[in-house]
C1' cells in the first nucleotide's frame, strides 16, 4: 500500500421553486435558489517545538564546537477553515481491529 470482513460521530426528513415520470398522490426522481447547521472522504491553514541554511558573537593550531537571531525556509493533528462535502434511513466516512497478499 491493496482486497475482504467488523466497529464507527456529528449536523434541518428547514423554506421557496424549476423540469421529468407514473399507479395522479400536492407521491417519486433530478436540480435551482436562501436561510439554519456540522466535520470523521478530499483540500487549505497555524510552532513558544523538532530540524536546514543564512547571519553575528565566543571558542579553536585547523577541523570542529558553544551561543544568539521578532529573519528566510522545511517538518503537525482527533487543533483550526469550511472551498468542497454533509445534517431521517440508506449511502458515505476519518480512524481503529481481523484476515490475507
Nucleotide at each position: 500500500c491493496c482486497a475482504u470482513c467488523u466497529g464507527g460521530a456529528g449536523a434541518g426528513c428547514g423554506g421557496c421553486u424549476g423540469g421529468c415520470g407514473c399507479g395522479a398522490g400536492a407521491c417519486g426522481c433530478c436540480g435551482g435558489c436562501c436561510c439554519a447547521c456540522c466535520g470523521a472522504a478530499g483540500g487549505g491553514g497555524c510552532a513558544c517545538g523538532c530540524g536546514g541554511a543564512c547571519g553575528c558573537a565566543c571558542c579553536u593550531g585547523c577541523g570542529a564546537g558553544u551561543g544568539c537571531g521578532c529573519g528566510c525556509u522545511g517538518c503537525a493533528a482527533u487543533c483550526u477553515c469550511u472551498c468542497a462535502g454533509g445534517u431521517a434511513a440508506a449511502a458515505g466516512g476519518a480512524c481503529a481491529g481481523a484476515c490475507g497478499g